A computed fold for an 87-nucleotide RNA from Haloactinospora alba, annotated as Glycine riboswitch aptamer. Lineage of the source: Bacteria > Bacillati > Actinomycetes > Streptosporangiales > Haloactinospora. Its mean pLDDT, the model's own confidence on a scale to 100, is 84. The model forms 85% of the base pairs in the Rfam consensus.
[in-house]
RNA sequence: CGAUACCACGUGGGAGAGACCCUCAGCGGGCGCCGACGGGGCAAUACUCCCCAGUAACCUCUCAGGCAAAAGGACCGCGUGGAGGAG
Numbered sequence: 001c002g003a004u005a006c007c008a009c010g011u012g013g014g015a016g017a018g019a020c021c022c023u024c025a026g027c028g029g030g031c032g033c034c035g036a037c038g039g040g041g042c043a044a045u046a047c048u049c050c051c052c053a054g055u056a057a058c059c060u061c062u063c064a065g066g067c068a069a070a071a072g073g074a075c076c077g078c079g080u081g082g083a084g085g086a087g
Stems, first nucleotide, its partner, number of pairs: 001087001006082008018031001020030003032067003038063001039061003045056004
């Protein structure tokens, strides 16, 4: 000098499912659905392990959340800064 990978911020992209029905036309209630914030769980799956077992998720459950737009949104790209230090 300085890479992969990590963190924060900014920025771009970003799916799914009723603009459903009832109602006192406000609140509220009912049925049907979605999973890629969060949360729970391991049936299959993947990894670790001699076995038992453990861990994880885009798997699974839909608690919360969501089902026009808006907002949100896992994940990916770019930029800036931080930490770090292969070479």